[in-house]
Transfer RNA from an uncultured Pelagibacteraceae bacterium, 74 nucleotides, folded computationally. The sequence was found in a public genome assembly. It matches the Rfam family "tRNA". Its mean pLDDT, the model's own confidence on a scale to 100, is 82.
């Protein structure tokens, strides 16, 4: 240098061209004589740009970041 995967909440993962979702982990709030476990409820996510398209996390392009593989020079 080239190829090939691969980025989704704090974390680990799933979905899909039409409100983005579980799990645990945080906030409340029930319960308890206190704690935990257990109920209910919130908040919180598509690496970055551009193009297609009514509409893009998704398709295509570059680009950064990780992975793995191959080639070159020393």
């Nucleotide at each position: 240098g080239c190829c090939u995967c691969u980025a989704u909440a704090g974390u680990u993962a799933a979905a899909u061209g039409g409100u983005a979702u579980a799990a645990c982990a945080c906030g409340u709030c029930c319960a308890u004589g206190g704690u935990a476990a257990g109920g209910a409820u919130g908040a919180a996510u598509u690496c970055c740009a551009a193009g297609u398209u009514c509409a893009a996390u998704u398709c295509u392009u570059g680009g950064u970041g990780g992975a793995g593989g191959c080639a070159c020079c020393a």